Context: one part of a larger RNA
Molecule: large-subunit ribosomal RNA, domain II
Organism: Candidatus Omnitrophota bacterium
RNA sequence: UCCGGCGAGUUGCUCAGUGUAGCAAGGUUAAUCUCUUUGCAGAGAGGAGCCGUAGCGAAAGCGAGUCUUAAAAGGGCGACAAGUUAUACUGAGCUGACCCGAAACCGAGUGAUCUAUCCAUGGCCAGGGUGAAGCAUGGGUAAAACCAUGUGGAGGCCCGAACGCACUGUCGUUGAAAAGGCAGGUGAUGAGCUGUGGAUCGGAGUGAAAGGCUAAUCAAACUCGGAAAUAGCUGGUUCUCCCCGAAAUGUCUUUAGGGACAGCCUUAUGUAAUAGUUGAUAGGGGUAGAGCACUAAAUGGGCUAGGGGACUUACCCGUCUGCCGAACCCAAUUAAACUCCGAAUACUAUCAACCGUAUCAUAGGAGUGAGACUGUGAGGGAUAAGCUUCAUAGUCGAGAGGGAUUCAGCCCAGACUGCCAGUUAAGGCCCCUAAGAACAGGCUAAGUGGUAAAGGAUGUGAGGUUACUUAGACAACCGGGAUGUUGGCUUAGAGGCAGCCAUCAUUUAAAGAUUGCGUAACAGCUCACCGGUCAAUGUGAUCUCGCGCCGAUAAUAAUCGGGGCUUAAGCCUGUCGCCGAAACUGCAGAUUUAUUCCGCCUUCGGGCGGGAUAUUUGGUAGGGGAGCGUUCUAUGUUAGAGUGAAGGAGUACCGUAAGGAGCUCUGGACGAAAUAGAAGUGAUUAUGCCGGA
Repeated sequence: UCCGGCGAGUUGCUCAGUGUAGCAAGGUUAAUCUCUUUGCAGAGAGGAGCCGUAGCGAAAGCGAGUCUUAAAAGGGCGACAAGUUAUACUGAGCUGACCCGAAACCGAGUGAUCUAUCCAUGGCCAGGGUGAAGCAUGGGUAAAACCAUGUGGAGGCCCGAACGCACUGUCGUUGAAAAGGCAGGUGAUGAGCUGUGGAUCGGAGUGAAAGGCUAAUCAAACUCGGAAAUAGCUGGUUCUCCCCGAAAUGUCUUUAGGGACAGCCUUAUGUAAUAGUUGAUAGGGGUAGAGCACUAAAUGGGCUAGGGGACUUACCCGUCUGCCGAACCCAAUUAAACUCCGAAUACUAUCAACCGUAUCAUAGGAGUGAGACUGUGAGGGAUAAGCUUCAUAGUCGAGAGGGAUUCAGCCCAGACUGCCAGUUAAGGCCCCUAAGAACAGGCUAAGUGGUAAAGGAUGUGAGGUUACUUAGACAACCGGGAUGUUGGCUUAGAGGCAGCCAUCAUUUAAAGAUUGCGUAACAGCUCACCGGUCAAUGUGAUCUCGCGCCGAUAAUAAUCGGGGCUUAAGCCUGUCGCCGAAACUGCAGAUUUAUUCCGCCUUCGGGCGGGAUAUUUGGUAGGGGAGCGUUCUAUGUUAGAGUGAAGGAGUACCGUAAGGAGCUCUGGACGAAAUAGAAGUGAUUAUGCCGGA
């Protein structure tokens, strides 16, 4: 991993609702007793008790009323009648309560053959080194002290085997080993190591203390029991078809991944008015926008009270001011918590039309209470986030199909089934790839298209304004570009051209006291300006718009989906055609609901079958409905069955599905179908359990 088998809403009691059955103003027995009986099964007795038939009041009490109260007023609760017993199903409470799953808690016991500490009694430590005290002799002293030599043999002394330990490296890591091997290391007469026997234990022991150890188990051992502990948590929960179909919100919550109530879903019953959409009419509003009239903020100017400074002054005054400046005036602004104003929508009401129960009430059953993205309006954030919090609409969730290469939330469109039929949507029509290398007119040269800004640029197309221009413009070429004068100052020099000041006048067709290069300074070249040649719907400046260009940097080759595309197969405008989905249509069939027709049955409520019309049929959680199959019981010693049952294998048949036949082979003794009933009643999944491969 696969195969087979097993494997999860059950039981009892109480309550509620629905269906069915009995009886009905009544309904019903419980314990118990009697009888019968194969059968704790039936029949009878048993009226205790319970529910209902009357309520109101605290009660006395009164009673279709009663209580409150002074009240005949008002108000509260009632009355104008259907229950009850049994049973099935659904739900609730208690019960292990759908199944599996803790870590833990408590009780009673078992453990110190491992290990911790202790007690008793034994055992063990090769060899080598060092050489304490003491003692002896000698020296020494008044005597000592002290010194030397020898002797001696101390020590949690030294080196190092056994033995003990476990510091390093490496191998080993489904190991040779549930802690080891190898090579080193360390203690090795000591707080040493060790044999045997014994003592102490579960909130307890023991601990040179690490929460260590207490039998491969320790922040509370192990075994059994309470016990199916509890688990707002995770996982799993088994046949089919049909109808409807959510929520991820509000309030509260020791509450936030759980609940309660409400909201939204479903089923039944009931009421007849509703609900919804559109239009008209009537409303209130203070949002968007706008505005500055208020409240605040904020810019420039004017004017002025006041202040500052200078002057004057014994004081009071006063003068000036290029400084600051409230208020006021003029101009121009800003605001969620400003408003002299003020929409569109939305909301409410009335009327009308459309629609046709979609609304509402009561009762039973739920699930949901983690939402996600996109557009729009806002708050938070950084006018960041596939961010976060609201509002509003949509989609996904629970939605398949087509488009977007791929792509829950985007665009189109809501899948009952079948068809080798047709029409369209979004999106497309050169090839991959279904359909136009379609048509008409423009633009783009950047492969822009096929990523991006501020900013930059004689790209190019369109439009406007303006200047010059056949009295000749612009460009080019030829010529001139002068005089006072080398202006003055400065300076070594300053002659148009280092710098400062001035920047006049003359001759002229025109020419700056000079635009740039240049010289030490001059010189020289050049420009402005003028003449000539040439010759033009021409040449400049500026504004607006279209499409392009630069700006443009990412880590393993690249790419618009690819190929490839340039009067496009790119972009803009217009036109016709075609393709394109599960949309729409056609044909055939099924299904829901409502109405209606026919036939049959009927307990007279209705049911079944067939047809017509309209309508329905995506679907998770979830509600409702109808069925299939398995085992057993009754009918039943059933039909059938050695002329072959159940079971097994195969198979082209039938049914909308679960499923059901027939036949063949196998098998070798049981056993359908039908009608009822009862359940140990359906498995691809629980790191499920057992067995096998």